Annotation: The prediction has a mean pLDDT of 89. A computed fold for a 351-nucleotide part of an RNA from an uncultured bacterium, annotated as small-subunit ribosomal RNA, central domain. The full RNA is in RNAcentral, with records from ENA and SILVA.

Context: one part of a larger RNA
RNA sequence: CUGGGCGUAAAGCGUGCGCAGGCGGUUUGUUAAGUCCGUUGUGAAAGCCCCGAGCUCAACUUGGGAAAUUGCAGUGGAUACUGGCAGGCUGGAGUACGGUAGAGGAAGGUGGAAUUCCCGGUGUAGCAGUGAAGUGCGUAGAGAUCGGGAGGAACACCAGUGGCGAAGGCGGCCUUCUGGACCAGUACUGACGCUCAUGCACGAAAGCGUGGGGAGCAAACAGGAUUAGAUACCCUGGUAGUCCACGCCCUAAACGAUGCGAACUGGAUGUUGGGUACAUUACGGUACUCAGUGUCGAAGCUAACGCGUUAAGUUCGCCGCCUGGGGAGUACGGUCGCAAGACUGAAACUC
Numbered sequence: 001c002u003g004g005g006c007g008u009a010a011a012g013c014g015u016g017c018g019c020a021g022g023c024g025g026u027u028u029g030u031u032a033a034g035u036c037c038g039u040u041g042u043g044a045a046a047g048c049c050c051c052g053a054g055c056u057c058a059a060c061u062u063g064g065g066a067a068a069u070u071g072c073a074g075u076g077g078a079u080a081c082u083g084g085c086a087g088g089c090u091g092g093a094g095u096a097c098g099g100u101a102g103a104g105g106a107a108g109g110u111g112g113a114a115u116u117c118c119c120g121g122u123g124u125a126g127c128a129g130u131g132a133a134g135u136g137c138g139u140a141g142a143g144a145u146c147g148g149g150a151g152g153a154a155c156a157c158c159a160g161u162g163g164c165g166a167a168g169g170c171g172g173c174c175u176u177c178u179g180g181a182c183c184a185g186u187a188c189u190g191a192c193g194c195u196c197a198u199g200c201a202c203g204a205a206a207g208c209g210u211g212g213g214g215a216g217c218a219a220a221c222a223g224g225a226u227u228a229g230a231u232a233c234c235c236u237g238g239u240a241g242u243c244c245a246c247g248c249c250c251u252a253a254a255c256g257a258u259g260c261g262a263a264c265u266g267g268a269u270g271u272u273g274g275g276u277a278c279a280u281u282a283c284g285g286u287a288c289u290c291a292g293u294g295u296c297g298a299a300g301c302u303a304a305c306g307c308g309u310u311a312a313g314u315u316c317g318c319c320g321c322c323u324g325g326g327g328a329g330u331a332c333g334g335u336c337g338c339a340a341g342a343c344u345g346a347a348a349c350u351c
Stems, first nucleotide, its partner, number of pairs: 004322003007305002012319001014202004021195003025089007033082002035078008049065006092192001093189005098183003104178007111155001116150007126137002163170002207248006216242002221237004259318006267296012300307002324351003333344004
């Protein structure tokens, strides 16, 4: 470079925004860059091929011719397609107006249940825990129960293959600020689009820095058990941490193990948010339709499992990635980071 691939065999970047680049709806005119046709020049000779000639033949050498040199340049033309330029269009995309649903995000406030601790009352010998125990707590009055108080964290029921978000993720209630989506119809802009190397931003948990906070839980740690041992599983404790603010880290089975966008291709059934029509009425029905989210399945695909209008079917555009196992996501170098480490990422050797 070409080919074949990427749900589970190696392979979709964790996710988005987006410059360059690649690709790009419909129509008219123009241009003639790409494209196509003709022609001129050039594309050395030798070699190959054909007809001759010379060495006694041949190899070899040599004369003439032909072909090839798939190219480049000039010039004349063609105009369907691609491109350029100019002008239209509305179906793609977007804007405005009217509605709808939602744990989407940020900040502030606030509520009840529960755990723990403290104070007080009642009250007496156990409590706690386990397979069984022991460590532990308790006559200095525990546990239980009633009243009061403090503080932190999380929000039972509602709750649902329900909803929202690009992903990570988001769940008590109220207020403020704020992003997006969907539906219906009218008006407007007029291709403004798709994808995206580099880049930028976001990115669970753990971890790190500074300062707070600390109820419960709980790495490490201590003790008790178990055991041949038990640096574990079980029990009693318990510190970082978990929480908040600000700043880092940038990873994951970051999963649908399935990149994004667009078009096309039988259905059945549930559910969420809209709309239309019909029948009705006092709470729900039927049909159709748009957007989501599930299940089952025609055709088709698949090695099979399975996928199947939410495709892994049939196609197009763009990006990323793979190329036997181990060595190894290691070494070295570089970039980033406070560090931990992250990203990039080999080879020898070996099977």